[in-house]
RNA sequence: GGGCGUAUAGCUCAACUGGUUAGAGCGUCUCGGUGACAUCGAGAAGGUUUCCCGUUCGAGUCGGGAUACGCCCA
Numbered sequence: 001g002g003g004c005g006u007a008u009a010g011c012u013c014a015a016c017u018g019g020u021u022a023g024a025g026c027g028u029c030u031c032g033g034u035g036a037c038a039u040c041g042a043g044a045a046g047g048u049u050u051c052c053c054g055u056u057c058g059a060g061u062c063g064g065g066a067u068a069c070g071c072c073c074a
Stems, first nucleotide, its partner, number of pairs: 001073007010026004019057001028044005050066005
């Protein structure tokens, strides 16, 4: 330098053929519970879907560009 892949909650990941409110597990916090923890039960908080632009009535999802990381080729 060229090609391919990935980027969504603190972490690991879903999200179908573009559709009305973006979820799960773990973690965190509160309450119950216990002598006190743990397990367990109930609830809550936590999101600029990496960034910019475009297409569309509507974009996490489609198109272009950028950035970061990974793999391959040179």
Predicted 3D model of a 74-nucleotide RNA (transfer RNA) from a Candidatus Nealsoniibacteriota bacterium. The source organism's lineage runs through Bacteria, Bacteria candidate phyla and Candidatus Nealsoniibacteriota. Its Rfam family is "tRNA". Gene Ontology term of the family: triplet codon-amino acid adaptor activity. About the family: Transfer RNA (tRNA) molecules are approximately 80 nucleotides in length.